[in-house]
RNA sequence: GAUAGAGGCGCGGUUAUCAUCAGUAUCCGCCAGUUUCCCGUCAGUAAAGCGAUGAAAGGGGUAACCGCCGAGGAAAACAGACGUUGACGGACGUCUGCUUUCCGGGGUGCGGCAAAAUAUGUCGUAAACUGUCACAUUUGGUGGAGUGCUAUC
Numbered sequence: 001g002a003u004a005g006a007g008g009c010g011c012g013g014u015u016a017u018c019a020u021c022a023g024u025a026u027c028c029g030c031c032a033g034u035u036u037c038c039c040g041u042c043a044g045u046a047a048a049g050c051g052a053u054g055a056a057a058g059g060g061g062u063a064a065c066c067g068c069c070g071a072g073g074a075a076a077a078c079a080g081a082c083g084u085u086g087a088c089g090g091a092c093g094u095c096u097g098c099u100u101u102c103c104g105g106g107g108u109g110c111g112g113c114a115a116a117a118u119a120u121g122u123c124g125u126a127a128a129c130u131g132u133c134a135c136a137u138u139u140g141g142u143g144g145a146g147u148g149c150u151a152u153c
Stems, first nucleotide, its partner, number of pairs: 001153005008069001010068009028051003037044001038090006072103005078097007104130002108126007132144004
């Protein structure tokens, strides 16, 4: 340098289906004409309430299949696209691409953020567990990080 592997409630993706989202949003009718819609300018014009109709996306469970073990995840910068009533400007958000930085892994408690949510995800933190290597050890410990570790050539 190449190839092949290991960690285990291991990681991610696709399809189908189920519940939730929600009797919510929206359309229509009545009523009202108040002034709302991220900020500014110019326009446009609501809402609340009652009746009737009535979703979807994201996130989640289950099953099958696929790709894998920096699997993947997170943050920041840059570029592009889209969205927040219409145009312009700003601010914010989502997705994609590339670069840099951080994280061995899963769970639990607490806290932050996102979300309709007590589901779930993600980040931080705490003490344990677990795999790996190094150093010690009649003790069952200490420390490091995946650009690591093991095997073969």
Predicted 3D model of a 153-nucleotide RNA (Lysine riboswitch aptamer) from a pig gut metagenome. Rfam family: Lysine riboswitch aptamer. On this family, see Grundy et al., Proc Natl Acad Sci U S A 2003: "The L box regulon: Lysine sensing by leader RNAs of bacterial lysine biosynthesis genes". Of the family's consensus pairs, 100% are formed in the model.